[in-house]
Molecule: Bacterial RNase P class A
Organism: Ruminobacter sp.
RNA sequence: CGAGUUGGUCAGGUAAUCGCUGUCUUAUGGUUGUGUUAACGCAGACACAUAGGAGGGAGGAAAGUCCGGGCUCCACAGAGCAGGGUGCUAGGUAACGCCUAGGAGAUGUGAAUCUACGACUAGUGCAACAGAAAACAAACCGCCUUUUUAAAAGGUAAGGGUGAAAAGGUGCGGUAAGAGCGCACCGCGUAGCUGGUAACAGUCUAUGGCAGUGUAAACUCCACCCGGAGCAAGACCUAAUAGGCUUCUAUGACGUUGCUCGCGUAGGGAGCGGGUUGGUUGCUAAAGCUAAAUGGCGACAUUUAGCGUAGAUGAAUGAUUACCACUGAAUUAUUCAGAACAGAACCCGGCUUAUGGCUAACUCACUCU
Numbered sequence: 001c002g003a004g005u006u007g008g009u010c011a012g013g014u015a016a017u018c019g020c021u022g023u024c025u026u027a028u029g030g031u032u033g034u035g036u037u038a039a040c041g042c043a044g045a046c047a048c049a050u051a052g053g054a055g056g057g058a059g060g061a062a063a064g065u066c067c068g069g070g071c072u073c074c075a076c077a078g079a080g081c082a083g084g085g086u087g088c089u090a091g092g093u094a095a096c097g098c099c100u101a102g103g104a105g106a107u108g109u110g111a112a113u114c115u116a117c118g119a120c121u122a123g124u125g126c127a128a129c130a131g132a133a134a135a136c137a138a139a140c141c142g143c144c145u146u147u148u149u150a151a152a153a154g155g156u157a158a159g160g161g162u163g164a165a166a167a168g169g170u171g172c173g174g175u176a177a178g179a180g181c182g183c184a185c186c187g188c189g190u191a192g193c194u195g196g197u198a199a200c201a202g203u204c205u206a207u208g209g210c211a212g213u214g215u216a217a218a219c220u221c222c223a224c225c226c227g228g229a230g231c232a233a234g235a236c237c238u239a240a241u242a243g244g245c246u247u248c249u250a251u252g253a254c255g256u257u258g259c260u261c262g263c264g265u266a267g268g269g270a271g272c273g274g275g276u277u278g279g280u281u282g283c284u285a286a287a288g289c290u291a292a293a294u295g296g297c298g299a300c301a302u303u304u305a306g307c308g309u310a311g312a313u314g315a316a317u318g319a320u321u322a323c324c325a326c327u328g329a330a331u332u333a334u335u336c337a338g339a340a341c342a343g344a345a346c347c348c349g350g351c352u353u354a355u356g357g358c359u360a361a362c363u364c365a366c367u368c369u
Base pairs, nucleotide, nucleotide: 002364003363004362005361006360007359008358009357010356012324013323014322015321016320017319018318020057021056023054024053025052026051027050028049029048030046031045032044034043035042036041059341063352064351066350067349068348069347070346071230072229073228074227078261079260080259081258083226084225085224086223087222088102089101090100091099092098103117104115105114106113107112118221119220123219124218125215126214127213140160141159142156143155144154145153146152168186169185170184171183172182173181187210188208189207190206191205192204193202194201195200234281235280236279237278244272245271246270247269248268249267253265254264255263288307289306290305291304292303293302294301295300326338327337328336329335330334
């Protein structure tokens, strides 16, 4: 100086003017089915209006809606089957398909990264084309033997060919020629020993000639887990209408995935027609955030202290100016330009995707010393 890998952090700041919106508070007005007064009034209340004051007002992903929950309802809510999800081990967490740390395998020169990571001796299926043959596994070329002019018959699976994959690999012996046929070593299976919580590992011990490839992101088997629907869930208030009409049904029907049983309800289904579609609540104190100490490799946990962080509803949080900061270019230390992805809607924990700036460590290559 270049190329990369893995993390962290910010998402401009301050001030003024004008504008929007929530909360609290003050004053005035308005409303009032409350209390009080003989009454007028006064007090209280507020889903209202105006004016003033105080202090607030979109994110690191608010996005995707892919997972997991809190919360609400079915509902007093059970069992089985079907169905669905996850899939190495151990931890973390409210929980998870997430995170952390390990193991195995793979990719990369490397820093690092990825894994849809249980089982193919429970069974079934598939493997096009090529090839003799892809599982009841095999003989195209080749090698050997017999006969023999050739051809033919028998043996063989070591060599060659096809293919992603073809009866484990190397060597020696043996054989008519070969072949785990035998032996040695390696590989593989089983049992034990050692280390490790475990997955697993091992220049360990013994034993066996040894099961014939791949695929389960094929069906399947195994282990564990799983009610459903969702804030447009629900609850309440005001107002209005038609408690309407016709028809089928009770051995039936309805009850939040499907089926069966159980349990429960008194109704259930279809058609025509009418009223409302307005408001309040749910709605923000959360498994919340920040800091320190302790424990832990870590994810995190515990204790102490502090903070209180939008709540809209046709949809608010904006505009202008000045100075400072960041980035880039130039050079007069000044000037010019730029500034990404993107907008809460019940809340939270993750994952995935989009994106600008700053910064730390590490890897590789080149040059110089």